Description: Transfer RNA from a bacterium, 73 nucleotides, folded computationally.
[in-house]
RNA sequence: GCCGUUGUAGCUCAGUCGGUAGAGCACAUCCAUGGUAAGGAUGAGGUCACCAGUUCAAUCCUGGUCAACGGCU
Numbered sequence: 001g002c003c004g005u006u007g008u009a010g011c012u013c014a015g016u017c018g019g020u021a022g023a024g025c026a027c028a029u030c031c032a033u034g035g036u037a038a039g040g041a042u043g044a045g046g047u048c049a050c051c052a053g054u055u056c057a058a059u060c061c062u063g064g065u066c067a068a069c070g071g072c073u
Base pairs, nucleotide, nucleotide: 001072002071003070004069005068006067007066010025011024012023013022019056027043028042029041030040031039049065050064051063052062053061
């Protein structure tokens, strides 16, 4: 330098070939216990890496940028 994959909650990851984004763990409150752990209920937490384009509508499609990883030279 070229090619490919990935980028979504604090962490690990789903998601739909376009129609208001979810799980587990963690966190908060409550229940429960003599107390702790485990357990149960409820809740908070996201400009879906960034910029533009297409579209009535984009996490999803297109182009570019950035980052991580891998391959080739």

The coordinates come from a structure-prediction model, not an experiment, and the mean pLDDT is 81. Its Rfam family is "tRNA".